[in-house]
RNA sequence: GGCCCCAUCGUCUAGAGGCCCAGGACACCAGCUUCUCAAGCUGGGAACACCGGUUCAAAUCCGGUUGGGGCCG
Numbered sequence: 001g002g003c004c005c006c007a008u009c010g011u012c013u014a015g016a017g018g019c020c021c022a023g024g025a026c027a028c029c030a031g032c033u034u035c036u037c038a039a040g041c042u043g044g045g046a047a048c049a050c051c052g053g054u055u056c057a058a059a060u061c062c063g064g065u066u067g068g069g070g071c072c073g
Base pairs, nucleotide, nucleotide: 001072002071003070004069005068006067007066010026011025012024013023018056028044029043030042031041032040049065050064051063052062053061
């Protein structure tokens, strides 16, 4: 340098054009419970790497950028 794959809450992940202003688990915060802690129950906050395009509608499709991984030279 060329080609391929990947990027979603703090972490791991679901999602395959509309049912999702994004769901789950763990973690975190608050309350209940307890003499205390843990466990349990209830509630809460928290994410689509960035820019552009297609579309009535994009986390999802297309192009580019950035970052990570792989193969080739």
Molecule: transfer RNA
Organism: Minisyncoccales bacterium